[in-house]
RNA sequence: CAGGGGGCUGAGGCAGCCGCGUUAUCGCAAGAUACCGAGGAAAGUCCGGGCUCCACGAAGCAAGGGUGGCGGGUAACGCCCGCCGAGUGAGCGUUUCGGCGCAAGCUCAGGGAAAGUGCCACAGAGAGUAUACCGCCGAUGGAGCCUAAAGCUCACAGGCAAGGGUGAAAGGGUGCGGCAAGAGCGCACCGGGGCUCUGGUAACAGCGUCCGCAUGGCAAACCCCACCCGGAGCAAGGCCAAAUAGGGGCCUCGCGCCGCCAAAUCUUCGGAUGAGGGGGCAGUGGCGCUUCGCCGCGAGAGGUCCGGGUUGGCUGCUUGAGCGACUUGGCAACAGGUCGCCUAGAUGAAUGGCUGCUGCCGUGCGGCUGGUGCUGAAAAGCAUACCGUGCACGGAAACAGAACCCGGCUUAUGAUGCCCCCUGGCGC
Numbered sequence: 001c002a003g004g005g006g007g008c009u010g011a012g013g014c015a016g017c018c019g020c021g022u023u024a025u026c027g028c029a030a031g032a033u034a035c036c037g038a039g040g041a042a043a044g045u046c047c048g049g050g051c052u053c054c055a056c057g058a059a060g061c062a063a064g065g066g067u068g069g070c071g072g073g074u075a076a077c078g079c080c081c082g083c084c085g086a087g088u089g090a091g092c093g094u095u096u097c098g099g100c101g102c103a104a105g106c107u108c109a110g111g112g113a114a115a116g117u118g119c120c121a122c123a124g125a126g127a128g129u130a131u132a133c134c135g136c137c138g139a140u141g142g143a144g145c146c147u148a149a150a151g152c153u154c155a156c157a158g159g160c161a162a163g164g165g166u167g168a169a170a171g172g173g174u175g176c177g178g179c180a181a182g183a184g185c186g187c188a189c190c191g192g193g194g195c196u197c198u199g200g201u202a203a204c205a206g207c208g209u210c211c212g213c214a215u216g217g218c219a220a221a222c223c224c225c226a227c228c229c230g231g232a233g234c235a236a237g238g239c240c241a242a243a244u245a246g247g248g249g250c251c252u253c254g255c256g257c258c259g260c261c262a263a264a265u266c267u268u269c270g271g272a273u274g275a276g277g278g279g280g281c282a283g284u285g286g287c288g289c290u291u292c293g294c295c296g297c298g299a300g301a302g303g304u305c306c307g308g309g310u311u312g313g314c315u316g317c318u319u320g321a322g323c324g325a326c327u328u329g330g331c332a333a334c335a336g337g338u339c340g341c342c343u344a345g346a347u348g349a350a351u352g353g354c355u356g357c358u359g360c361c362g363u364g365c366g367g368c369u370g371g372u373g374c375u376g377a378a379a380a381g382c383a384u385a386c387c388g389u390g391c392a393c394g395g396a397a398a399c400a401g402a403a404c405c406c407g408g409c410u411u412a413u414g415a416u417g418c419c420c421c422c423u424g425g426c427g428c
Base pairs, nucleotide, nucleotide: 001424002423003422004421005420006419007418008417012358013357014356015355016354017353018352020037021036023034024033025032026031039399043410044409046408047407048406049405050404051233052232053231054230056293057292058291059290060289061288064229065228066227067226068225069083070082071081072080073079084110085108086107087106088105091102092101093100094099111224112223116222117221118218119217120216133164134163135160136159137158140157141156142154143153144152145151172190173189174188175187176186177185191213192211193210194209195208197206198205199204237315238314239313240312247306248305249304250303251302252301253300256281257280258279260277261276264273265272266271283297284296285295286294322341323340324339325338326337327336328335329334360395361394362393363392364391365390368388370387371384372383373382374381375380
């Protein structure tokens, strides 16, 4: 320098004319004027809330769901920030060239495998209180050779799991000793586990010390542990108007007792009946279960099926956990303070078209008091389209369209510019 990949940024700006929508003002009205008018994701509906309604409240338990190293931020979160640990590792240092130490960046669904259950295909002897395929041994017992012994041979009984093979994975690694041959069998170092101390808010790290330390992997398998969680959603909800059939069927439970007041009616004047009101006991209903409390019922409560009317208008509806500048604290996420700003609210659904200037990209022209190069003491002159300025022409973009609002996550994606990586070329 060219090509490719990834990440970040970004989603042109200003003005005029016409057209459309909300709001405000003026106007009897028609209309006029002014301000404002789609996104970084408005998408997905995956999380968390604000707000609204429903669920009778409190506590405990159960069911169901979610999160999962530590700490901080936040209204909250499964989000964000920092740190710890594990893996990887550009590169740096060192080396006895075997290696060792540090390490930017990147990734992590990062509690528990000794509570239990389950899975690990194929290959392999064997895949979990799991083994002997190829092998190693020949001390001990056995067999044979030898007169016998020594010794030698065999490898039946036996010993081994160190070497090799299979596999993703085979019961810690390296070395020395020991042994018949081996094996943490013993030892040194590493690895692992326990404990004290030190540092740190903590996860955790480090020094020391003790223990040979059998028991793989998978929990993004069921599960266990810790913590958290009512349900539904603006088509929530509220108001107005209008209309109809304050419709009909079926089922379950209760409709009990005591006593008080009492309209009214009857009366043989002793009383009888008694709509209705309220009190107590028992019962019953309101939560998945239990305890406590509260509320309701008593010609009521609940469930279910069929059928009729309404589909209109107003509101909710945009001032917000809002945005910007400066500043204080903090590694940061973020929080505080001061000042400033108001930026859609449609309802079959507005936010568009044209023009000019300009920003960006590309091409061309052109030596312009620029830059650069040469000559020259300087002034100045000459050259140069590489850079800047100037002029002309052309290009212009993807994903995509608010509908109650906000904080995230995920997905899709132009141009320009910046950063990182890979490949190739050129130069040093």

Model confidence (mean pLDDT): 76 of 100.
The RNA shown here (Bacterial RNase P class A) has 428 nucleotides and comes from a Pseudomonadota bacterium.
The model forms 93% of the base pairs in the Rfam consensus.
The gene name in the source record is rnpB.